[in-house]
RNA sequence: UGAGUCGGCCGGGUGGUCGCGGCGAUUGAUAUCGCUGAGGAAGGUCGGGGCUCCGCAGGGCAAGGUGCUGGCUAACGGCCAGUCAAGGCGACUUGCAGGACAGUGCAACAGAAAGUAAACCGCCGAUGGUUAACAAAAACACAGGCAAGGUUGAAACGGUGUGGUAAGAGCACACCAGCGGUCAGGGUGACUUGACCGGCUAUGAAAACCCCACCCGGAGCAAGGCCAAGUGUUGGAGGGUUGCCCGCCCGUUUAUCCACAGGUAGGCUGCUAAGAUAGAUGGCCACCGCUUAGGACACUAAGUACAGAACCCCGCCUACAGACCGACUCACCAU
Numbered sequence: 001u002g003a004g005u006c007g008g009c010c011g012g013g014u015g016g017u018c019g020c021g022g023c024g025a026u027u028g029a030u031a032u033c034g035c036u037g038a039g040g041a042a043g044g045u046c047g048g049g050g051c052u053c054c055g056c057a058g059g060g061c062a063a064g065g066u067g068c069u070g071g072c073u074a075a076c077g078g079c080c081a082g083u084c085a086a087g088g089c090g091a092c093u094u095g096c097a098g099g100a101c102a103g104u105g106c107a108a109c110a111g112a113a114a115g116u117a118a119a120c121c122g123c124c125g126a127u128g129g130u131u132a133a134c135a136a137a138a139a140c141a142c143a144g145g146c147a148a149g150g151u152u153g154a155a156a157c158g159g160u161g162u163g164g165u166a167a168g169a170g171c172a173c174a175c176c177a178g179c180g181g182u183c184a185g186g187g188u189g190a191c192u193u194g195a196c197c198g199g200c201u202a203u204g205a206a207a208a209c210c211c212c213a214c215c216c217g218g219a220g221c222a223a224g225g226c227c228a229a230g231u232g233u234u235g236g237a238g239g240g241u242u243g244c245c246c247g248c249c250c251g252u253u254u255a256u257c258c259a260c261a262g263g264u265a266g267g268c269u270g271c272u273a274a275g276a277u278a279g280a281u282g283g284c285c286a287c288c289g290c291u292u293a294g295g296a297c298a299c300u301a302a303g304u305a306c307a308g309a310a311c312c313c314c315g316c317c318u319a320c321a322g323a324c325c326g327a328c329u330c331a332c333c334a335u
Base pairs, nucleotide, nucleotide: 001331002330003329004328005327006326007325008324010322012288013287014286015285016284017283018282020037021036022035023034024033025032039306043317044316046315047314048313049312050311051220052219053218054217058246059245060244061243064215065214066213067212068082069081070080071079072078083097084095085094086093087092098211099210103209104208106204107203120150121149122146123145124144127143128142129140130139131138158176159175160174161173162172163171177201178200179198180197181196182195183194184193185192186191224269225268226267227266232260233259235257237254238250239249240248289304290303291302292301293300294299
């Protein structure tokens, strides 16, 4: 100097004029005056709570959620730190991170064959056999032996080398990889480092069903409370806020339940430093700020993102013109 990675923070301002919501003052009333009025995500509605209601909210099953370790938190599927795996030269990023030896299922096509396998092209000719034949040599490849070489594929029953064999094969050996076991060191732990033993070598995926561990009432501010208005019949033993069972409670002259018909759709509250309720926070003018381009300068022109509260709070995800700050990585150059 350039290119990147991670984090933090800002994301328009001032004046005038007209207009809107709330609160307050003043006035007989109107008018008038003062103060105040949308975010970092207010978006998504993906999670967790506060709060409200349900005479069970108690127990169980089902359903649902989470899934490496340690910690933070009211809590969480969140956050912090770490381990492992994958990607990246790196700073870092991502996470489908318990279990495939409980069971069931899946891996298209291609290929001979994708779970104790299999033989398409092939290799062998030891043994039996055929031809030949006194016999042998030789030929064939029927029986037989092989899976080392080749094909296909994401993956072919560990890899390389040596020996051995008729030809071969962990058949044997050396080294290596994976898997299993034992011991020692480090770490709270996930895990990691090292040594030794074993010839054991048939993978992937559970974000397939499933198994295991832990969590887990339901409904939601259109929750709910109060006032006003209006109003009848039928059925008849059940009903009680996911579903099922047990328990418990209310009821069986009746309804809290079912069906039909009628009335009401209003007001107050819940509701808050903005607190609306067909839902305000705006329009115009001028100046300034910031960005880009032109210009020696003065200046000129264009642009100025994403977007809009609705009971409240804590997270996550997504959108965003541009400015500033900090730390770190890589490349090049100079000293």
The RNA shown here (Bacterial RNase P class A) has 335 nucleotides and comes from an Actinomycetes bacterium. The sequence was found by an Rfam model in a public genome assembly.